[in-house]
RNA sequence: ACCUUAUUUUGAGCGACUGAGGGAAUAGGCCCAAUGACGUCCAGCAACCGGCUAUACGGUGCUAAUUCCUACAGAAUGUAUGUUCUGAAAGAUGAGGG
Numbered sequence: 001a002c003c004u005u006a007u008u009u010u011g012a013g014c015g016a017c018u019g020a021g022g023g024a025a026u027a028g029g030c031c032c033a034a035u036g037a038c039g040u041c042c043a044g045c046a047a048c049c050g051g052c053u054a055u056a057c058g059g060u061g062c063u064a065a066u067u068c069c070u071a072c073a074g075a076a077u078g079u080a081u082g083u084u085c086u087g088a089a090a091g092a093u094g095a096g097g098g
Base pairs, nucleotide, nucleotide: 002097003096004095005094006093007092008091013042015041016040017039021032022031023030026071027070028069029068043063044062045061048059049058050057067090072087073086074085075084076083077082
């Protein structure tokens, strides 16, 4: 690489540095961004594992918008090639396997 499994509409920045793209990939849409995004540090949030009672210490994770929305299947509506709902797929993270 890959496999299994759990979670995936809660929460979290008026900070410092940096300086142009960013929101996983493809496509479409919609957004964020020189009034400084992304990233790094700090800070914070959370509680998967360890520790085992220590309310957060250690290993991780996360901190715009539901995983930003749609894509596949089904249902409802009934003609708006649309809308809504449910599920899947894909992705992300943890733990385990390999």
Source information
This is a predicted structure of a 98-nucleotide RNA (SAM riboswitch aptamer (S box leader)). It was read from a public genome assembly, where an Rfam model found it. Of the family's consensus pairs, 94% are formed in the model. Its mean pLDDT, the model's own confidence on a scale to 100, is 79.